Molecule: c-di-GMP-I riboswitch aptamer
Organism: Litchfieldia salsa
């Protein structure tokens, strides 16, 4: 540096759901809880997906409709950075 087929050890993370909290929403955070995970550790850079309060745009004709990420998802796929154990 590459690899995770088999066996083992030390440990780690925590889906749904529930409660609290935050947010316009999506979602986040904390506690409980384990479906799973060898990067389910970190980074929204590209794609994908979720949301649309405020602001912008268009229409309407006076308050509404549509649209838009600048808001999110790292447990959707790539990419970047770091790392435990084991075998070759």
């Nucleotide at each position: 540096a590459c690899u995770g087929a088999a066996a083992a050890a030390a440990g780690g993370c925590a889906a749904a759901c529930u409660u609290g909290u935050u947010g316009a929403a999506a979602g986040g955070c904390a506690a409980g809880g384990a479906c799973g995970c060898a990067a389910a550790g970190c980074c929204g850079u590209g794609g994908a997906c979720c949301u649309a309060a405020a602001g912008g745009a268009u229409c309407u004709c006076u308050u509404g409709a549509u649209u838009u990420a600048u808001g999110g998802u790292a447990g959707c796929c790539a990419g970047g950075c770091u790392g435990c154990c084991a075998g070759g």